Predicted 3D model of a 1492-nucleotide RNA (small-subunit ribosomal RNA) from a Candidatus Micrarchaeota archaeon.

[in-house]
RNA sequence: ACUCCAGUUGAUCCUGCUGGAGGGCACUGCUAUCGGAGUUCGACUAAGGCAUGCAAGUCUAGGGUUGGCCUACCAGCCCUGGCGGAUGGCUGAGUAACACGUGGUCAACCUACCCUAAGGAGGGGGAUAACCUCGGGAAACUGAGGGUAAUACCCCAUAGAAAAUAGGUACUGGGAUGUCCUAUUUUCCAAAGGAUUAGGGGAUUGGCCCUAUUCCGCCUUAGGAUGGGACUGCGGUGGAUUAUGGUUGUUGGUGAGGUAACGGCUCACCAAGCCGAUAAUCCAUAGGGGCCUUGAGAGAGGGAGCCCCCAGAAGGGUACUGAGACAAGGACCCUAGCCCUACGGGGUGCAGCAGCCGCGAAAUCUCCGCAAUGCGCGCAAGCGUGACGGGGGGACUCCGAGUGGUAUGGGCUUCGCUCAUAUCUUUUCUGAAGUGUAGACAGCUUCAGGAAUAAGGGUGUGGGCAAGACCGGUGGCAGCCGCCGCGGUAACACCGGCGCCUCAAGUGGUGCCCGCGAAUACUGGGCCUAAAGCGCUCGUAGCCGGCUCAGCAAGUCAUCUGUGAAAUGUUGCUGCCUAACAGCAACGCGUGCAGAAGAUACUGCUGGGCUUGGGAGCGGUGGAGGACAGGGGUACGCUCGGGCUAGUGGUUAAAUGCGCUGAACCUGAGCGGACCACCAGCGGCGAAGGCGCCUGUCCAAGACGCGUCCGACGGUGAGGAGCGAAAGCUGGGGGAGCGAAGGGGAUUAGAGACCCCCGUAGUCCCAGCCGUAAAUGAUGCCCACUAGGCGUUGCUGUCGCUACGUGCGGCAGCGAUGUCGCAGCGAAGGCGUUAAGUGGGCCGCCUGGGGAGUACGGCCGCAAGGCUGAAACUUAAAGGAAUUGGCGGGGGAGCACCACAAGGGGUGGAUGCUACUGCUUAAUCGGAUACAACGCCGAAAACCUCACCAGGGGAGACGGCAGGAUGAAGGUCAGGCUAAAGACCUUACCCAACAAGCCGAGAAGUGCUGCAUGGCCAUCGUCAGCUCGUGCUGUGAAGUGUCCGGUUAAGUCCGGCAACGAGCGAGACCCGCGCCCUUAGUUGCUAACUCUUACUCCGGUAGGGGUGCACACUAAGGGGACUGCCGUCGUUAAGACGGAGGAAGGAGCGGGCGACGGUAGGUCUGUAUGGCCUGAAUCUCCUGGGCUGCAAGCGGCAUACAAUGGGCGGAACAGCGGGUUGCGACUCCGUAAGGAGGAGCUAAUCCUUAAAUCCGCUCUAAGUUCGGAUCGAGGGUUGAAACUCACCCUCGUGAAGGUGGAAUCCCUAGUAAUCGCGGGUCAUCAUCCCGCGGUGAAUACGUCCCGGCUCCUUGCACACACCGCCCGUCAAGUCACCCAAGUGCGGUUUCGGUGAGGCCCUCUCGUUAGGGAGGUUCGAACCGGGGCUGCGUGAGGGGGGCUAAGUCGUAACAAGGUAUCCGUAGGGGGACCUGCGGAUAGAUCACCUCCA
Repeated sequence: ACUCCAGUUGAUCCUGCUGGAGGGCACUGCUAUCGGAGUUCGACUAAGGCAUGCAAGUCUAGGGUUGGCCUACCAGCCCUGGCGGAUGGCUGAGUAACACGUGGUCAACCUACCCUAAGGAGGGGGAUAACCUCGGGAAACUGAGGGUAAUACCCCAUAGAAAAUAGGUACUGGGAUGUCCUAUUUUCCAAAGGAUUAGGGGAUUGGCCCUAUUCCGCCUUAGGAUGGGACUGCGGUGGAUUAUGGUUGUUGGUGAGGUAACGGCUCACCAAGCCGAUAAUCCAUAGGGGCCUUGAGAGAGGGAGCCCCCAGAAGGGUACUGAGACAAGGACCCUAGCCCUACGGGGUGCAGCAGCCGCGAAAUCUCCGCAAUGCGCGCAAGCGUGACGGGGGGACUCCGAGUGGUAUGGGCUUCGCUCAUAUCUUUUCUGAAGUGUAGACAGCUUCAGGAAUAAGGGUGUGGGCAAGACCGGUGGCAGCCGCCGCGGUAACACCGGCGCCUCAAGUGGUGCCCGCGAAUACUGGGCCUAAAGCGCUCGUAGCCGGCUCAGCAAGUCAUCUGUGAAAUGUUGCUGCCUAACAGCAACGCGUGCAGAAGAUACUGCUGGGCUUGGGAGCGGUGGAGGACAGGGGUACGCUCGGGCUAGUGGUUAAAUGCGCUGAACCUGAGCGGACCACCAGCGGCGAAGGCGCCUGUCCAAGACGCGUCCGACGGUGAGGAGCGAAAGCUGGGGGAGCGAAGGGGAUUAGAGACCCCCGUAGUCCCAGCCGUAAAUGAUGCCCACUAGGCGUUGCUGUCGCUACGUGCGGCAGCGAUGUCGCAGCGAAGGCGUUAAGUGGGCCGCCUGGGGAGUACGGCCGCAAGGCUGAAACUUAAAGGAAUUGGCGGGGGAGCACCACAAGGGGUGGAUGCUACUGCUUAAUCGGAUACAACGCCGAAAACCUCACCAGGGGAGACGGCAGGAUGAAGGUCAGGCUAAAGACCUUACCCAACAAGCCGAGAAGUGCUGCAUGGCCAUCGUCAGCUCGUGCUGUGAAGUGUCCGGUUAAGUCCGGCAACGAGCGAGACCCGCGCCCUUAGUUGCUAACUCUUACUCCGGUAGGGGUGCACACUAAGGGGACUGCCGUCGUUAAGACGGAGGAAGGAGCGGGCGACGGUAGGUCUGUAUGGCCUGAAUCUCCUGGGCUGCAAGCGGCAUACAAUGGGCGGAACAGCGGGUUGCGACUCCGUAAGGAGGAGCUAAUCCUUAAAUCCGCUCUAAGUUCGGAUCGAGGGUUGAAACUCACCCUCGUGAAGGUGGAAUCCCUAGUAAUCGCGGGUCAUCAUCCCGCGGUGAAUACGUCCCGGCUCCUUGCACACACCGCCCGUCAAGUCACCCAAGUGCGGUUUCGGUGAGGCCCUCUCGUUAGGGAGGUUCGAACCGGGGCUGCGUGAGGGGGGCUAAGUCGUAACAAGGUAUCCGUAGGGGGACCUGCGGAUAGAUCACCUCCA
């Protein structure tokens, strides 16, 4: 140093990547007031090409010439000469190298100018440029003749130097090959003058000579300084898909040449070496460093600018000159480009400054000045300098500042904002003067003016992430989005407006880098299941290594010395107003290297010793360890013989197959190949693969025991070598059974499968390949340490028992092998002395998913293929463990007539009614659609209802505009129009102020959205569940409680339990019914008693009144039932079963009441209600029609098919209820429906036939005296109105139908079935619904088989939750890639040819300089051939990725319906199938073992 956040899930933890937030660089969008500073500005691409100007000259040394008054002297120009043009400046192509950095070395070297010291400069000679004359050429340039000087050149001398040899050993040194001295020989062989001043001489058309002096030069030698050259240790890059690799001047030697200098640097000869896994060689990339960016650091990335070094100058080569070059503004040559040309020949090189073109996303003025700094020349003055110093331009970077302050008043929501006015200040701004400078600019100083000149600019506002639950628009569109994700009509996410947030002269976008990232982990990660342990062993290099003594001092440590340039960094001070910036000082950095003298614990090295690691030996010992040989056994198949007869075999069921030519079956004999039951055990052995009948031989390993020996001999192990299941391959055998392929039979929509019948390779043996598996403990090997319990097994020791047997049992040690478990570890599952704990050593491997273990290359293989092993592209996840659900053609337990079983009755067939679909129609309004729509909304569609269709009318509160007393709107007679209508039109009258022609806005809407909602309802659910508080467990999601045993209708209760309690449900509660009691008695009842009427078979019966409240009833209150009692079972419990008593018995029976929630279930058409829409029509009214239409399909119901029935006649018994526009007794009329009258009743008072049933008669098995549809005729009722389209009555007609296929519904007792009655709706209309009573069964007292529900458990790749998920072929589009006949362009290398030019040699010409010829060698470039390699393109072929709704299937996930997967082989449209061997990362049941 110290921060994470979003994204895989329903949720969780983890692994892991993707993205966001920070900093830097470049470009870019929008915007922009000023100043300062800076090592800033064509680096990134084109080391591409360049017009023009400038970027290197200078000097009295000399000669000439021109000019200045040509005396002196000065200036310019030309030439000779000297010094400098090897620096400065630019660029980064090449270079992986002693190029660079750092430290050494030269005993193997050079160094102009400069410094120090010593010494010296005597004599002589010949040329040449300029110039003059004459030529050639277009030009560039060049030739001849004449002629001259020097600090140019040459010769001699003196001094000297070098080399060789010999000697001296004096000095330095680690070491002489160095230095010094001596001698000899050989070679080479110096020098230059000029100026000043003074003096002298000479000349006077001269500039000359001599001497002295000082200065500048010159020569020689030695030393120094500076700068270079060379060698060397170490360091800094990617690829091994570049390794039985590279090298022929290659490695070394001898000799020679060459260089300033060592050296194969070059050459001749000789030898055959040299380099390389510590990475040679090759390929790719790249200038290196100081430093810069980032980071806490370690690092990572970079190498622009500034400084140091290197390299280059259009590409390539060569030398010359020189102290220095192989030379950016020098020379020669080749190549390519450009320019001039008279076609003969010439010229040219901005990667210097500016500038132009090109390239590009990308980068300035053809400015000023040598005033400063520096450099060259010069004695100096000075000259030159696109180095440099300055200015201009650029939002290049950094720093600083401003865009105002105050007061009063007004407005607004507080802070505060805003407007107006006034006032203050003046940084900037404008103007002026001075100063400043080479000259300017800027700045500074002073003055004047004026809030004036400058920030409402950019980006955001769903989360991450700071700031809108604002408005409008849009409507899965348009669009946004780094990632997650927004948008399908209420968008905080798009577009606009408003507000807000943030930074600010800037702010956003894009690309790249660092950080974030402990995400390549040295610091500092991992590998059982997430990516990751080589299949196993041996072993080379390497790395690591027991106890002890001594020595050394390489590592290591401490001290000191040298060095690690400056700049950069930090701190302090100082200078610009501050800061940036600059200066000074100190420190730091460069983490280094080298040296000196020390230390010796540890590591190392050397030597000695030791025994515990390791090895050896000995002893007995266990073992499916290996190889070979021999032997045996059952089963099976076949053959032969005998017996027997019609089947056998096979399956869920079958068939193919086999069988009267005798199968199967029984039996005897023989042959054959493979295998080795039981024993057999999470027992044994082996490194792994693997190993199982018996015996023998050979080989090998292990544990145990032993103070016998050796003495660290060890561990691991890159490469390498060996072993290595099954399948497969080659050759040769063998072949019984099994059995890929193949054939047939089934199954199926299909069935290339699963099942069945056959069956070839193969499986077996020998020899040889292959080398892979879920080769697994998904766990590398070795060592040490860290609680235990219980098993099994081998050896040893010991104890006990003993039927003495190789017996049985116990304890302890060591080894092996299991299991549970503490600490600890782990994401968890789990591991836990057999570690996945704690440490050490060594090896292998991993770094998101896919592409892909693929392509290419290489190696191996006969092949199949194996080993090694990418990229483009694509993607936000892929994944591990665990949790809660849901699900399973998983398991267990329990439950229910919306389950079955046992039964009863139906539906499905017919006719009708009714609802729905569909069709039709002007309209057939709409909704409801598995259970949970369909006699449902609708508890009644002729009109109305009404929402639909056709036609026709009406109507706008309020505001504005047009109009209106020249009469709006309204009313009305008549006529017209019409189905009808003062609705409209014509005409006329009445009345009197408004006004629908336009714009807004309303009323209304059964218009839309039930997926915006409330409320209500249905359903799961006739279920028994759903949760909470506290505690506890778990990192967490969560779990526990709610589980287990028993029990219950029940999460009902009891017992146990890290839980203890609680809530909502269940229960309790409320209502009805059943028994009893009390109270009460009208409108109810009236037994007993009594009065009365009628009839009478005289017994009585019926009616009315009183009385009474007994009974019944009514309606209010209470009692009663609690497993309370007994027995059995159960745990002594909860409770179950049986019994007693009781009207009722274990919830007495039936209802009401419907948990948390799910189903975006239903309803906007009951009402309410958000939003949207219509608004003179989607409002409202009227007439008519429709909702009733009818090839078809489906649901519900009615009536039947008959005799348990129909018809006729007679007779009986309810309850719930309803009634004033009502119920209506009763009387009369009518066959009846009904009509006419009409008492009573606002009702325990009046009204309201019960039917099935019973009795009698008849029908007699038939389409009937069953059945009643349909149709005809006549009548009645309601209602304005019955045609579409009501109901009823009478007469006639008399259809289908003879008990209903597959399938399916309801029901457990006063139930089913059957019979009628009442009510709702209602003018009329009931086969509907809601109720009511009458008659009144059968069967079960169980179960989980079917379908389902609840709980527990298990698997899961599901979570929109199995109506889930998901795989492959094919088809379509698109993208990148691979192969490929070829083809094109480069790079590199090699060979051959031609060969400019250079060095060298020889000859020759020449006085010199040089020329010519020949030879040798090096050799650019060009041409041709070969090798290697890169890039592009390529007919066609191949797979791969991606892409809302294409085709075929269903492979995988549940036991995924044949468990899955791995290796291998064959087959198949495809997922896949099958064989062989293997794994469990398989469900389920049972058994065994071990543990608790």
The organism belongs to Microcaldota, within Archaea. It matches the Rfam family "Archaeal small subunit ribosomal RNA". Its Rfam clan is "SSU clan". The coordinates come from a structure-prediction model, not an experiment, and the mean pLDDT is 80.